[in-house]
C1' cells in the first nucleotide's frame, strides 16, 4: 500500500441479507423461600448500535467518508 472480517447493555453474542423504532445468556439491584450461604422463584435497572454525513415518513440495518482491532497478500529489510 491492496483485499477481507469485526465494532450493539459490565462481559459474551443475536438482530443487518428483506428498513418499521433494540433483544438473549451471564452478571447487577430489590423482594420471597432458607438460621445463613448457595440455589430457586418473582419484579426491575442498564445501550440507542465505534464516529460523522447522506437517502427515506422511518436507518443497528441501505450509501459515502472516517477511527480502532484482527487476518491475508504485496513491498522494504
Nucleotide at each position: 500500500c491492496g483485499g477481507g472480517g469485526c465494532g450493539u447493555a459490565g462481559c459474551g453474542c443475536a438482530g443487518c441479507u428483506c428498513g418499521g423504532u433494540a433483544g438473549c445468556g451471564c452478571g447487577c439491584u430489590u423482594c420471597g423461600u432458607u438460621c445463613g450461604g448457595g440455589a430457586c422463584g418473582a419484579a426491575g435497572a442498564g445501550g440507542u448500535c465505534g464516529g460523522a454525513g447522506g437517502u427515506u415518513c422511518a436507518a443497528a440495518u441501505c450509501c459515502u467518508c472516517u477511527c480502532g482491532c484482527c487476518c491475508c497478500g504485496a513491498c522494504c529489510a
The RNA shown here (transfer RNA) has 77 nucleotides and comes from a Caldilineaceae bacterium. Lineage of the source: Bacteria > Chloroflexota > Caldilineae > Caldilineales > Caldilineaceae. The prediction has a mean pLDDT of 81.